RNA sequence: AUGUGGCUCUGGAGAAUCUCAUGAAUGAGUGCCGAAGGUGCAAGGCGCGGGAAACCGCGUUAAUCUCUCAGGCAAAAGGACAGAGUUUAAGUU
Numbered sequence: 001a002u003g004u005g006g007c008u009c010u011g012g013a014g015a016a017u018c019u020c021a022u023g024a025a026u027g028a029g030u031g032c033c034g035a036a037g038g039u040g041c042a043a044g045g046c047g048c049g050g051g052a053a054a055c056c057g058c059g060u061u062a063a064u065c066u067c068u069c070a071g072g073c074a075a076a077a078g079g080a081c082a083g084a085g086u087u088u089a090a091g092u093u
Base pairs, nucleotide, nucleotide: 001092002091005087006086007085008084009083010082011081016030018029019028020027021026031073032072033071037069038067040065044061045060046059047058048057049056050055
């Protein structure tokens, strides 16, 4: 220096300010959203086994895709991701 994570600031979408109980939180009912988190899946690559080879079988690995479990559907909060700053494990140079 790179690197993986943390912290701070800035930007940051979607979907009923639905009905009832009571104004909110919360509970029940119905309708919706996908960008906390989580589930699932392809080709190719990699690994293993069989085989003379071709090839076959098994395992592993993805997302803003998918599912809507969780979460969310005025504001607030949260928010994948992006930019800036700062800090930093192993490894590599």

Predicted 3D model of a 93-nucleotide RNA (Glycine riboswitch aptamer) from Lacrimispora xylanisolvens. The prediction has a mean pLDDT of 81. The sequence is in RNAcentral, with records from Rfam. Its Rfam family is "Glycine riboswitch aptamer". On this family, see Mandal et al., Science 2004: "A glycine-dependent riboswitch that uses cooperative binding to control gene expression". From the family's description: This family represents the bacterial glycine riboswitch.